[in-house]
Order: sequence, then structure tokens, then C1' cells
RNA sequence: UGAAUCUUAUGGCAAACUUAUUGAAAAAUAAGGACGCAAAACUAUGGGUCUAAUGAUGUUGUAUCAAUGACUGCCAGGUUGCAUCA
Repeated sequence: UGAAUCUUAUGGCAAACUUAUUGAAAAAUAAGGACGCAAAACUAUGGGUCUAAUGAUGUUGUAUCAAUGACUGCCAGGUUGCAUCA
């Protein structure tokens, strides 16, 4: 520099769940915990999903709609990168 993800890793990440904190919620963070992951690293750019404080509609059925709130461990795109092979 290139290739591909078959094998390998005293290394890396950490789902559900539990506890605490924050938040209107979705969810996030920390600790525990491992279902999985070779980009389960970064990035809300496109699609998708979740929520609805607030706003609008409706008019008293607390309903419907809308991110400006979230999710990259949903799928793509972009950026970087470990091990291996040549």
C1' cells in the first nucleotide's frame, strides 16, 4: 500500500435486567451484569424507529397531528481503525 473476514486474540466493546442520578417522556450517564459484536469506533447526512414537555386541531373521550427531544447495538452514506493475509 492492497485484499478479504476462514481462523486467531491473557486485549476491546457491552444487550436484557438491577441500583442510583438527570429528564415531561423517549432516553442518557455511572456501577453491577453478558445477549451478542471485527468496526457494537466516530458522525443524526438519507431512510426508519421511539417520545410529545410544548404548539396546533378538537371540545372535555385526556383524543389526533407535529421534533425543536432521542436512537449509529435498525439499514445505508461519510471519516478513522485492531488482528490476519499478500
Background
A computed fold for an 86-nucleotide RNA from Pelosinus fermentans, annotated as c-di-GMP-I riboswitch aptamer. It was read from a public genome assembly, where an Rfam model found it. The organism belongs to Pelosinus, within Bacteria. Model confidence (mean pLDDT): 79 of 100.